A computed fold for a 512-nucleotide part of an RNA from Candidatus Regiella insecticola, annotated as large-subunit ribosomal RNA, domain I. The RNAcentral record of the full RNA draws on ENA and SILVA. Model confidence (mean pLDDT): 87 of 100.
Context: one part of a larger RNA
């Protein structure tokens, strides 16, 4: 110094694991706020710090129900307690009261958690202090009241009621790109998408034929399948793309534009009460032992028993029968929803006779919707401009027209079938198992980086049980090691399960 072997050392790959994601599926929920949300600052315990609760009444109070031998949230020990034989420990649940600033934030203001008022009302000799109310808008009433004679003017002003901000998709409306693509681009395309705005429900929109068809006929609306990449549309490029019809699912029709008549009976709305049914705490709940291994039995073996319960998880290795459930049975003082039924209360129901939507249909110009790009181009919706008939009328039927067919526009509501998942139980996986799975399996949208929008990691595993190493030595009253002991096992010592490679090193042998 190579080379081989053995042993370390360093490093965290493997394997085995799961506390966390992911992905659905069937329920339920589908808001939450001036009665102060939503996220928050700040306090709050015997106790310094975080985390969870919780609000100065501050790991809490009250009342009612269950439950109960224990408890006083975690890290987390240790102090002071507090309760135990059927109960005012404690837990759980249901429903109260408290609920400190700040936030829509609302008295005024403000560099959010801060500052500074007014008014009434009570207290007190007083300084003060304590409660209450005072934001804007917008609607109804109700004072006052101009310019200007009136005036239910305009202002002003009380009073009640109502908005107002947040929230994941989902939907409906306004506004509305461009990368792309066409192998370049300009008309197309991407696309009515991204983005941004208004607005609602738990679903929203659509919706009871001035529809379609085809001379047969259907019979509101919506969603899948098919029709069908079909007809068609397209610098006929690149691409875009129907409908009738057939099968499902799922069905439900009605008002007003009005007098008369007439009844408080359908309907719906709302408020009581009843009964039922779920939910929100829970209780009962079957049947095993011996022996050998072995640190431990749930394993082996020998001999039982339950099963409406062999779903599942734990227990010192693999348990029906040791625990916790699990099937089956029963449970609610109270509160909260669905359904039915009853009562109040509002609406108004049938019946005759009429009536039956005008700056509207259509038209011209110019845009946009229809799969359909100005096209032969109907239909639809309208900036601008014109403008009808009146049921003997009027519209459609893909330029026109004419026959015939088929519906009544210019007002209105209408479940279910569809779509979604911020959230909440149950269950599922030929998901994933710490460089994967959510950025986050651990105190993470945290540390940290940026002025700021905003970027944005890493980090899981000793052991059945801390039994986490008393004592004794070396050493700086260290660190770290050596005995000891504890444990089945410490090359399981907290840099802790396994311990791979890269690399570093010691022994041996052998070569130079």
């Nucleotide at each position: 110094c190579g080379u081989a072997c053995a042993g370390g050392g360093c490093g965290g790959a493997u394997g085995c694991c799961u506390a966390g994601g992911c992905a659905g599926u069937c329920a339920g929920a589908g808001g939450c706020g001036a009665a102060g949300a939503a996220g928050g600052g700040c306090g709050u315990g015997c106790a310094a710090a975080u985390c969870u609760g919780c609000g100065a009444a501050a790991a809490g109070c009250g009342a009612c129900g269950g439950u109960g031998a224990g408890c006083u949230g975690a890290u987390a020990g240790g102090a002071a307690g507090c309760g135990u034989g059927a109960u005012u420990a404690g837990c759980c649940g249901u429903u109260g009261a408290u609920a400190c600033c700040c936030g829509a934030a609302u008295g005024g203001g403000g560099a959010a958690a801060c500052c500074c008022a007014g008014u009434g009302c009570a207290a007190g000799c007083a300084g003060u202090u304590g409660c209450a109310c005072u934001a804007u808008c917008g609607u109804u009433a109700g004072a006052u009241g101009a310019a200007u004679a009136a005036a239910c003017u305009a202002g002003u002003u009380u009073a009640a009621c109502g908005a107002g901000g947040c929230g994941a998709a989902c939907c409906g409306g306004g506004a509305g790109a461009a990368g792309u693509g066409a192998a370049a681009c300009a008309u197309c395309u991407a696309a009515g998408u991204a983005c941004c705005c208004c607005g609602a429900g738990g679903a929203a929109a659509a919706g009871a034929a001035a529809u379609c068809a085809a001379c047969c006929g259907a019979g509101a609306u919506u969603u899948c399948c098919c029709g069908a990449g079909u007809a068609g549309c397209g610098g006929c490029g690149a691409g875009c793309g129907a409908a009738a019809g057939g099968g499902a699912a799922g069905c439900a029709g009605c008002c007003c534009a009005g007098a008369g008549u007439g009844u408080g009976c359908a309907u719906c709305g709302u408020u009581a009460u009843u009964g039922u049914u779920a939910u929100c705490a829970g209780a009962g709940g079957a049947a095993a032992g011996g022996u050998c291994u072995g640190g431990a039995a749930a394993g082996g073996c020998c001999u039982g028993c339950g099963a409406a319960a062999g779903a599942g998880g734990g227990u010192g290795a693999u348990a029906g029968c040791c625990c916790c459930g699990u099937a089956c049975u029963c449970g609610a003082a109270g509160a909260u929803a669905g359904c039915a039924g009853u009562a109040g209360u509002g609406u108004g129901a049938g019946c005759u006779c009429g009536a039956a939507g005008a700056g509207u249909g259509g038209g011209a110009c110019g845009g946009g919707a229809c799969a359909c790009g100005a096209c032969a181009a109907a239909u639809c919706c309208u900036g601008u401009u014109u403008g009808a008939a009146g049921a003997a009328g009027g519209g459609g039927g893909g330029c026109c027209c004419a026959u015939c067919c088929u519906c009544c526009a210019a007002g209105g509501c209408u479940a279910a079938a569809u779509a979604c998942u911020c959230c909440u139980g149950a269950c599922u996986g030929a998901c994933c198992g710490a460089u994967a799975g959510u950025u986050a399996a651990c105190c993470a949208g945290u540390a940290c980086c940026g002025u700021g929008a905003g970027g944005g990691a890493a980090a899981g595993g000793c052991g059945a049980a801390a039994a986490g190493a008393a004592c004794c030595c070396c050493g700086g009253u260290u660190a770290g090691g050596g005995g000891a002991g504890u444990g089945a096992a410490a090359u399981a010592g907290a840099c802790c399960c396994u311990g791979a490679a890269a690399c570093c090193c010691u022994g041996u042998a052998c070569g130079u």